[in-house]
The RNA shown here (transfer RNA) has 81 nucleotides and comes from a Myxococcales bacterium. Its Rfam family is "tRNA". Gene Ontology term of the family: triplet codon-amino acid adaptor activity. Taxonomically the source falls in Myxococcales (Bacteria, Pseudomonadati, Myxococcota, Myxococcia).
RNA sequence: GCGGGAGUGGCGAAACUGGUAGACGCGCAAGAUUUAGGAUCUUGUGGCUUUGCCGUGGGGGUUCGAGUCCCCCCUUCCGCA
Numbered sequence: 001g002c003g004g005g006a007g008u009g010g011c012g013a014a015a016c017u018g019g020u021a022g023a024c025g026c027g028c029a030a031g032a033u034u035u036a037g038g039a040u041c042u043u044g045u046g047g048c049u050u051u052g053c054c055g056u057g058g059g060g061g062u063u064c065g066a067g068u069c070c071c072c073c074c075u076u077c078c079g080c081a
């Protein structure tokens, strides 16, 4: 340089063909249990300027509607030279 894959809450992951984003697991917080800890169980857990708005690496486009389709860029991985 060329071709291809990947990027989604703190982490791993799901969302199948464009139609409620974050299911599920881990972690964390509080509580129950325990003499205490671990294990187990219950509840909660994206952000903000909070009647609501924003949020899928960044920017733009298509569309009534985009994590999903198109273009450019960034990061990373694989292959070729």
Stems, first nucleotide, its partner, number of pairs: 001080007010026003019064001027045006046054003057073005
Its mean pLDDT, the model's own confidence on a scale to 100, is 80. The RNAcentral record of the sequence draws on ENA.